[in-house]
RNA sequence: UCCGAUGUAGUGUAACGGCUAGCACGGUUGUCUUUCACACAGCAGACCCGGGUUCGACUCCCGGCAUCGGAA
Numbered sequence: 001u002c003c004g005a006u007g008u009a010g011u012g013u014a015a016c017g018g019c020u021a022g023c024a025c026g027g028u029u030g031u032c033u034u035u036c037a038c039a040c041a042g043c044a045g046a047c048c049c050g051g052g053u054u055c056g057a058c059u060c061c062c063g064g065c066a067u068c069g070g071a072a
Stems, first nucleotide, its partner, number of pairs: 001071007010025004018055001027043005048064005
């Protein structure tokens, strides 16, 4: 320098154009318990950034950034 993949709660991950963005762990509130733990019932918390296409974008297209891998 070029090519490819990936980027979603604090962490790990799902979604193949029709969302109020799901799950687990973690956090937190309550119940239970003498207390803690466990269990149960709630709550909060996320789409890497900027444009474009579309009635509608996490999803498709372009550019950028970051990480990983490859080529020279």